[in-house]
Source information: This is a predicted complex of two RNAs, RNase P RNA and transfer RNA, with 446 nucleotides together. Rfam match: Bacterial RNase P class A. It is annotated as a ribozyme.
RNA sequence: CCAGAGGGCCGGGCGGCCGCGUCAUGCUCUUGCAUGCCGAGGAAAGUCCGGGCUCCACGAAACAACGGUGCCGGGUAACGCCCGGCGGGGGCGACCCCAGGGACAGUGCAACAGAAAGCAGAUCGCACAGACUUCGGUCCUGCGACAUUGAAAGGGUGGGGUAAGAGCCCACCGCGGCCCCGGCAACGGGUGCCGGCACGGUAAACCCCACCGGGAGCAAGACCGAAUAGGGACGGCGCAUGGGCCUUGUUUCGGCCUGACCGUCCGGGUUGGUUGCUUGAGGGGCGGAGCGAUCCGCCUCCUAGAGGAAUGGUCGCACAGGCGGGGAAACCCGCCGGACAGAACCCGGCUUACAGGCCCUCUGGCAUU
RNA sequence: CGGGGAGUGGCGCAGCCUGGUAGCGCAUCUGCUUUGGGAGCAGAGGGUCGCAGGUUCGAAUCCUGUCUCCCCGACCA
Numbered sequence: 001c002c003a004g005a006g007g008g009c010c011g012g013g014c015g016g017c018c019g020c021g022u023c024a025u026g027c028u029c030u031u032g033c034a035u036g037c038c039g040a041g042g043a044a045a046g047u048c049c050g051g052g053c054u055c056c057a058c059g060a061a062a063c064a065a066c067g068g069u070g071c072c073g074g075g076u077a078a079c080g081c082c083c084g085g086c087g088g089g090g091g092c093g094a095c096c097c098c099a100g101g102g103a104c105a106g107u108g109c110a111a112c113a114g115a116a117a118g119c120a121g122a123u124c125g126c127a128c129a130g131a132c133u134u135c136g137g138u139c140c141u142g143c144g145a146c147a148u149u150g151a152a153a154g155g156g157u158g159g160g161g162u163a164a165g166a167g168c169c170c171a172c173c174g175c176g177g178c179c180c181c182g183g184c185a186a187c188g189g190g191u192g193c194c195g196g197c198a199c200g201g202u203a204a205a206c207c208c209c210a211c212c213g214g215g216a217g218c219a220a221g222a223c224c225g226a227a228u229a230g231g232g233a234c235g236g237c238g239c240a241u242g243g244g245c246c247u248u249g250u251u252u253c254g255g256c257c258u259g260a261c262c263g264u265c266c267g268g269g270u271u272g273g274u275u276g277c278u279u280g281a282g283g284g285g286c287g288g289a290g291c292g293a294u295c296c297g298c299c300u301c302c303u304a305g306a307g308g309a310a311u312g313g314u315c316g317c318a319c320a321g322g323c324g325g326g327g328a329a330a331c332c333c334g335c336c337g338g339a340c341a342g343a344a345c346c347c348g349g350c351u352u353a354c355a356g357g358c359c360c361u362c363u364g365g366c367a368u369u
Numbered sequence: 370c371g372g373g374g375a376g377u378g379g380c381g382c383a384g385c386c387u388g389g390u391a392g393c394g395c396a397u398c399u400g401c402u403u404u405g406g407g408a409g410c411a412g413a414g415g416g417u418c419g420c421a422g423g424u425u426c427g428a429a430u431c432c433u434g435u436c437u438c439c440c441c442g443a444c445c446a
Stems, first nucleotide, its partner, number of pairs: 001365010013317006020039002023036005041340001045351002048349005053217004066213005071085005086100001087098004101208002106206002108202002123147001125143003130139003155173006174197001175195004179190004221275004231266006237259001242258005268445003282301008319338001321336006370442007379395004389426001397413005419435005
């Protein structure tokens, strides 16, 4: 210098003028006006997970159903997140990707092609002996090497062996089981021993195993006020002291109805205020523990809280960036131009969108010294 | 702001749960029939299954992400 890999950060700066919104103060006190402070994000987004908070339901535990998660260990309030390992795959490499439990618990599926699709089988084919023969071959028997189809055809390579062949036998590789060693574990290693050796694929198909999970959401919920027909239907609960009816006077017993309670629906009314509301598993710095995620201690800083809801425009100066022209170069001139997006109860994550720029570490190659 | 649902020829819908190369009706085109038209009969064309990625031999279907559209939700009594 070229080509890459991983991580972190910024994502417009300063000033003038005009403008928007909340709050405070003052004036007017009817609308408003003036001054001052403050005023979006790394994703505020998607709403995909996990919590806080609130209401509803619920005696406890177990099981079943439904939904989710899924290598091992750790972190965390919790997680499907993060960190560190393991295994598999990709890359020369830095490094990246993996829904990564179980297919000897059971059931299912595999279209088309092909002889044959889970059971092993035999279309083409190879071969000795025998039988038949029209001397071409056919039948019987043995076989699974070669060929065909497919995503997939029941270990691979080489040699021996055979009529032809085949783990039939042998060597190496691979595989399964046991044992030993290392590791908390996933798992790894072995000059060890045994077995000639398939146990196929699919669980983001049903399922099995282990673990987790009550429902709804700030339009949750609480308080105050205004207005209306405090009405009707159905269901639940209650059925009691009261009232009515069965009853034609009184008493006792019994039955039915009546509800100012709760839920759903129909009908009616209002389109108000306060609260929940922002200081929180919070940010920054230093020190310590840890490989790390993270945790602990001390100091310090907090300035949107909001109604369908405000944070913008313009000019100038520098600053990146791109294009064109001039120039040997340094550089000069002109034009364009600074993304994605927008708080609405609050946090921790993930995912998605994002012009451009800066910093750190590392890899491969080329050149020079 | 919160919750739920749907994207398949031009239009309206099936198929998805249980994966095997996509169908129905209307519409369009051609022919027959008719004096001509309509109706009828026969036949034909037309689909990246919203988009991207993954699982699988194989995806409209299963899973994940994303885009678009639709619906519901205020309080009082």